A computed fold for a 72-nucleotide RNA, annotated as transfer RNA. It matches the Rfam family "tRNA". The family's RNA type in Rfam is transfer RNA.
RNA sequence: GCCCGUGUAGCUCAGGGGUAGAGCGGCGCUUUCACACAGCGCAGGCCGGGGGUUCGAAACCCUCCGCGGGUA
Repeated sequence: GCCCGUGUAGCUCAGGGGUAGAGCGGCGCUUUCACACAGCGCAGGCCGGGGGUUCGAAACCCUCCGCGGGUA
């Protein structure tokens, strides 16, 4: 250089046109003499940047960037 994959919540990952989710973590409440465990609830991301298609884009197209892998 070329090819493939990947980028979404603090972390690990779902979601592939119709209002963005889970587990863990954080905070609050219940429970306990207290802690732990457990149960219930809350907060937190405009989806890597820009542009395009569409009534509508995290998703489809183009381009750039980061990360991983392959290849001469």
The sequence is in RNAcentral, with records from ENA.